[in-house]
Model confidence (mean pLDDT): 75 of 100.
Bacterial RNase P class A from Amycolatopsis jiangsuensis, 397 nucleotides, folded computationally.
The gene name in the source record is rnpB.
It matches the Rfam family "Bacterial RNase P class A". Gene Ontology terms of the family: ribonuclease P activity, dimeric ribonuclease P complex and tRNA processing.
RNA sequence: CGAGCUGGCAGGACGGUCGCGGCCCGGGUCUCCCGGUCCGAGGAAAGUCCGGACUCCACGGGGCAGGGUGGUUGCUAACGGCAACCCGGGGCGACCCGCGGGACAGUGCCACAGAAAACAGACCGCCCCCGUCUCCGGACGGGGGUAAGGGUGAAACGGUGGUGUAAGAGACCACCAGCAUCCCGGGCGACCGGGGUGGCUCGGUAAACCCCACCCGGAGCAAGGCCAAGAGGGAGCGUUCCGGCGCUCCUGCGCAGGCGAUCGAGGGCGGCCCGCCCGAGCCUGCGGGUAGGCCGCUGGAGCCUGCCGGCAACGGCAGGCCGAGAUGGAUGACCGUCGCCCGGUCGGCCGCGAGGCCACCCGGGAACAGGAUCCGGCUUACAUGCCAGCUCGUCCG
Numbered sequence: 001c002g003a004g005c006u007g008g009c010a011g012g013a014c015g016g017u018c019g020c021g022g023c024c025c026g027g028g029u030c031u032c033c034c035g036g037u038c039c040g041a042g043g044a045a046a047g048u049c050c051g052g053a054c055u056c057c058a059c060g061g062g063g064c065a066g067g068g069u070g071g072u073u074g075c076u077a078a079c080g081g082c083a084a085c086c087c088g089g090g091g092c093g094a095c096c097c098g099c100g101g102g103a104c105a106g107u108g109c110c111a112c113a114g115a116a117a118a119c120a121g122a123c124c125g126c127c128c129c130c131g132u133c134u135c136c137g138g139a140c141g142g143g144g145g146u147a148a149g150g151g152u153g154a155a156a157c158g159g160u161g162g163u164g165u166a167a168g169a170g171a172c173c174a175c176c177a178g179c180a181u182c183c184c185g186g187g188c189g190a191c192c193g194g195g196g197u198g199g200c201u202c203g204g205u206a207a208a209c210c211c212c213a214c215c216c217g218g219a220g221c222a223a224g225g226c227c228a229a230g231a232g233g234g235a236g237c238g239u240u241c242c243g244g245c246g247c248u249c250c251u252g253c254g255c256a257g258g259c260g261a262u263c264g265a266g267g268g269c270g271g272c273c274c275g276c277c278c279g280a281g282c283c284u285g286c287g288g289g290u291a292g293g294c295c296g297c298u299g300g301a302g303c304c305u306g307c308c309g310g311c312a313a314c315g316g317c318a319g320g321c322c323g324a325g326a327u328g329g330a331u332g333a334c335c336g337u338c339g340c341c342c343g344g345u346c347g348g349c350c351g352c353g354a355g356g357c358c359a360c361c362c363g364g365g366a367a368c369a370g371g372a373u374c375c376g377g378c379u380u381a382c383a384u385g386c387c388a389g390c391u392c393g394u395c396c397g
Stems, first nucleotide, its partner, number of pairs: 001393010012338007020040003024036005042368001046379002049377005054220004061274004066216005071085005086100001087098004101211002106209002108205003123150002125146009158176006177201001179198008224295004232251008253287007266278004302321008340365005347358004
C1' cells in the first nucleotide's frame, strides 16, 4: 500500500427573525390571553416479537388439558437477552455459523430416482448345475448361489488389507472408525485425554406426535381511580381525502310476550371437568345516544465522570446532574457565518516507492425516521464519514 475480519463512535455547530407544547413566576378585560426564566424526540423513538415494573380481576379442594424454553457455567428485576467456555461445521488466517436434550419407551413419515428405503434388496454383473445348439471361442433357455464390482439416490445395512471360496460374505483374522459398558487422570461443569472388555455394526427425521427437565394464573394505561352529568352509563370494530363518517355489544330505563321460586329459573369459582357455593328473578323482541374534565404521568433496575473487583457480561463505592409529558397529538420555517463529505482544476510539501498530506477556487450533497404508562432486550431501516485492534500478501520497500 492492497485485500479483508472484529468492535465502537458521529448522525452538524453558532447567531438572528417568526411560530408551537409544557413547569414555574408576574400581570390582565381571568373557560382565555399577554410577558419573562428554563426545558422540549432517537440510535433506532419503528415492528410490537420476548421479558419485567405498575394496575385491576381471580386465588377452598381434586383431576385433565394448554403454552414456552432446551450444550455448560455465570450475569440480570426478568427474559427466548448478554458474556465466557464446550461440542459440531466453514475459512490459509483474523474470525464466522449452529431452532446444540432424547431416535435401544412407543407410534408415524422417508418425495424424485432406483430392482430394492428398514428386522432390506438380485436390474446389470460374477459363479455353479442341467438341457439344446455350435463355426468349439461360446450363445440361448431353465434352476440355484452371491451384496465383492456397476448403476440410482440426501441416505443402499462399517472402512482398508488378507485368509477363505465355484463366486462371495465379519464366515474368520489384523488395523482403523463407531456403539455399549467399566476403570484411571484433568476440569465447578458442558467435556477432554488414556486404558480394558463385549457382540461384530445397530439409517435419518422430534421447527412429526411423543418422552424428559425446568418455567408460566388472566387481562391490560381505552389498565385503574375520582368528579360532573343524569335516564343514562360502560366496552369495542370498520373506514378516512385527517375535517370526520358508519356500525356492534353489555348494563340500566320504558313497552310487549314467555319461563320460574325446593318439582328451583338463572349465576359464580377468568382454559375445561368434577365438586362446591349463591340463589329470586331470568329470557326474547322493539326504542336512544357515540367517549366531558382531572389523577394515573414521569426522578428512574436513571444519566455523566472517576476509582475498585471480575477474562467478560456485570457489580460495588464516591462525586456531580435533572433531560418532553402532548391528548388530533408541540419540537418547525427562513436567513447568515462556519464546519463535514464527494467530484474537477491549479499549486505546494513529505516518502526510495506503491502512495499520502495541506491550501485557494468552481459545482454538488447531507440518510432512515419520529414519543404517547415506563424500563431491559431482540429484530428491521439507515446518505456519509471517522476511530481502535487484528489477519493475509500476486504489488512496493